This is a predicted structure of a 360-nucleotide RNA (Bacterial RNase P class A) from a Candidatus Aminicenantota bacterium. It matches the Rfam family "Bacterial RNase P class A". The family's RNA type in Rfam is ribozyme.
[in-house]
RNA sequence: GGAGUGGGCGAGGCGGUCGCCGCUCCAUCCCGCGAGGGAAAUGGAGAGGAGGAAAGUCCGAACUCCACAGGGCAGGAUGGUCGCUAACGGCGACUCCGGGCGACCGGGGGAAAGUGCCACAGAAAACACACCGCCCGCGAGGGUAAGGGUGAAAAGGUGAGGUAAGAGCUCACCGCCCCGGCGGCGACGUCGGGGGCACGGCAAACCCCAUCCGGAGCAAGGCCAAACGGACCCCGUUUUGGGACGGCCCGUCCCAGGGGGUAGGUCGGCCGCUCGUCCUCCGGGGCAACCCGGGGGCUAGACAAAUGACCGCUCCCGCCUCCGGCGGGAACAGAAUUCGGCUUAUGUCCCGCUCCGGCC
Numbered sequence: 001g002g003a004g005u006g007g008g009c010g011a012g013g014c015g016g017u018c019g020c021c022g023c024u025c026c027a028u029c030c031c032g033c034g035a036g037g038g039a040a041a042u043g044g045a046g047a048g049g050a051g052g053a054a055a056g057u058c059c060g061a062a063c064u065c066c067a068c069a070g071g072g073c074a075g076g077a078u079g080g081u082c083g084c085u086a087a088c089g090g091c092g093a094c095u096c097c098g099g100g101c102g103a104c105c106g107g108g109g110g111a112a113a114g115u116g117c118c119a120c121a122g123a124a125a126a127c128a129c130a131c132c133g134c135c136c137g138c139g140a141g142g143g144u145a146a147g148g149g150u151g152a153a154a155a156g157g158u159g160a161g162g163u164a165a166g167a168g169c170u171c172a173c174c175g176c177c178c179c180g181g182c183g184g185c186g187a188c189g190u191c192g193g194g195g196g197c198a199c200g201g202c203a204a205a206c207c208c209c210a211u212c213c214g215g216a217g218c219a220a221g222g223c224c225a226a227a228c229g230g231a232c233c234c235c236g237u238u239u240u241g242g243g244a245c246g247g248c249c250c251g252u253c254c255c256a257g258g259g260g261g262u263a264g265g266u267c268g269g270c271c272g273c274u275c276g277u278c279c280u281c282c283g284g285g286g287c288a289a290c291c292c293g294g295g296g297g298c299u300a301g302a303c304a305a306a307u308g309a310c311c312g313c314u315c316c317c318g319c320c321u322c323c324g325g326c327g328g329g330a331a332c333a334g335a336a337u338u339c340g341g342c343u344u345a346u347g348u349c350c351c352g353c354u355c356c357g358g359c360c
Base pairs, nucleotide, nucleotide: 001356002355003354004353005352006351007350008349009347012314013313014312015311016310017309018308020049021048023046024045025044026043027042028041029038030037031036051332055343056342058341059340060339061338062337063217064216065215066214075213076212077211078210079209080094081093082092083091084090095108096107097106098105099104109208110207114206115205116202117201118200131148132147133144134143135142136141156174157173158172159171160170161169175197176195177194178193179192180191181190182189183188221271222270223269224268231262232261233260234259235258240256241255242254243253244252245251278297279296280295281294282293283292284291285290315329316328317327318326319325320324
């Protein structure tokens, strides 16, 4: 100088003034003999008031309601191994493959169960229909996957022997497959033996295997509960009206009007609501993720409403005419049931560790 990786902070700190938001207490006020209770308004006092991502809503849960005997189908998600965790598609360690000189980074079931696909080019994209070439042959034709050429990919590779020319046809080494021993919890590693080699690629194509998964979400859900109208129940008298008892009167019954009550829902109010799988410090265990024990702390809960401005001292940075003065201290963004993650956005911010190169 360049690069890799991990962590932290995020209106620099302290003090003051004026505001904004809801909360608590007191007084004024109302009720009550009183203890006390009530809250519309006003005044006073007090403590508190956004984030590392509050975001995306992509996973996993808590909580709530609904559904549910058991098993299966369908559908979805995940996918090396071992661990961590309440759980996870998250995290840690290890392992194999690939990339990088390196620190380091990325990826991970099955293609010898079946089906399917493999553009263009190429003779051929998988049961090799042999284009050029080589060999045999007068030719027709046959042999040959060794060479050329095409392609992202061409039928184990290199060398030697062999042959008409060739070819695992044979041999050596490398690769591959199978079997066994040893190490490891395991993925896997390593060693030995055997087999001429069968098995091109694609599963973010269908599919197969293993594991997991009921649905909706705080506008969940629960409690209290007006007015008007309607539903149902009860009561009353006279006749206020109408009707039935086949004409009239009495009487009885029904409907409406009257009074009282019950239940449900609506307006509205309250709960859920923030103490929680929480934060922090110390000690111990573990390579680590994380776990165990002890001490301390309380940290927004809303009407889809607030969280700002200024001043002084000081700190840092830059500039200047340098005992001083001037300027600056940002960005992304903003709670709405709550946690654990992931992802994305963000600052000429801060601090580690590591690698490569150059110079002394």